Overview
The part of an RNA shown here (large-subunit ribosomal RNA, domain VI) has 253 nucleotides and comes from uncultured archaeon A07HR60.
Context: one part of a larger RNA
RNA sequence: UGUGAGGUGCCUGCCGGGAACGAGCGUAUAGUACGAGAGGAACUCCGCUCGGGCGCCACUGGUGUACCGGUUGUUCGAGAGAGCACUGCCGGGCAGCCACGCGCCACGGGGUAAGAGCUGAACGCAUCUAAGCUCGAAACCCACCCGAAAACGAGGCACCGUUGAGGUCUCGCCUACAACAGGCGUUCGAUAGACUCGGGGUGUACGCGUCGAGGCAACGAGACGUUCAGCCCGCGAGCACUAACAGACCAAG
Numbered sequence: 001u002g003u004g005a006g007g008u009g010c011c012u013g014c015c016g017g018g019a020a021c022g023a024g025c026g027u028a029u030a031g032u033a034c035g036a037g038a039g040g041a042a043c044u045c046c047g048c049u050c051g052g053g054c055g056c057c058a059c060u061g062g063u064g065u066a067c068c069g070g071u072u073g074u075u076c077g078a079g080a081g082a083g084c085a086c087u088g089c090c091g092g093g094c095a096g097c098c099a100c101g102c103g104c105c106a107c108g109g110g111g112u113a114a115g116a117g118c119u120g121a122a123c124g125c126a127u128c129u130a131a132g133c134u135c136g137a138a139a140c141c142c143a144c145c146c147g148a149a150a151a152c153g154a155g156g157c158a159c160c161g162u163u164g165a166g167g168u169c170u171c172g173c174c175u176a177c178a179a180c181a182g183g184c185g186u187u188c189g190a191u192a193g194a195c196u197c198g199g200g201g202u203g204u205a206c207g208c209g210u211c212g213a214g215g216c217a218a219c220g221a222g223a224c225g226u227u228c229a230g231c232c233c234g235c236g237a238g239c240a241c242u243a244a245c246a247g248a249c250c251a252a253g
Stems, first nucleotide, its partner, number of pairs: 006160006015147004021051006028044001034039001052105005060099004067092005072085005094234001108142003115135004166250004171185004191243003195238004199233004207226005214219001
């Protein structure tokens, strides 16, 4: 753009894609069938493992240049506290993202191939085949997952709409994201922030007080108390305090 007017939601499923599965071992079957004995199965059920695929983060474990703490050199500083040094280095670490962690990835049905047969003539017999029929594969079709009305036979149902349905931009955002796209919200509102509470990380802040080897003294690394502190949070809940204002444009008989 088309789908003989525009749109929203929900469907159908022509057709297409998938390997979504592929191996191995074991128990039972069974010391059975079979076999003189020696020996010694299988169908099937169940369990486990490996490889592969898809998904997930409660657990375990990584990462975690958010964050917290320790510490070295140096600079600023009275100190507190900072800057730089690969995140300076080191110890931890929520969420998120991951795997080394966790879950799932049947069964079955149908028509057949080679093949095995039944019935059975041509050919009074015989013959699986000529008519007919029964079985029979990891393959094929369905079943399962995904896409899919541009399937030109361009589908269906419901509802809405020039009294403007619906859409785009702007605005607040994220389960989405390179741009784009997608999704949510916009006061008839919990969309984001702030705040409070909860949950969580680090590990006990600054200041002050006491103690402190030594020292005449000034001073003094450090220890204890105040302090389950201080600092911090991409999490949850509550809550209209702040900001979603103001709008613009397109738009179909």